[in-house]
Molecule: transfer RNA
Organism: Candidatus Heimdallarchaeota archaeon
């Protein structure tokens, strides 16, 4: 230098048939408790890595770029 993978909420990740962004953990406010742990219910939190492009619509399909791990040299 070439290649192959992934990059989504504070973490781990789900969404590869183009159409609602979602779960679990955590975090917050309730309930229950003598206090707290477990539970249970409600909530917040995401420019989907970044630019462009295709589309009537992109997490998702095209190209570029940027980090991560690998494989090759």
């Nucleotide at each position: 230098g070439g290649g192959a993978c992934a990059g989504u909420a504070g973490c781990u990740u789900a969404g590869u048939u183009g159409g609602g962004a979602g779960a679990g953990c955590g975090c917050a406010g309730g309930a229950c408790u003598g206090a707290a742990g477990a539970u249970c219910c409600u909530g917040a939190g995401g420019u989907c890595g970044c630019g462009a492009g295709u589309u009537c619509a992109a997490g998702u399909c095209u190209c570029g770029c940027c980090u991560g791990u690998c494989c090759c040299a």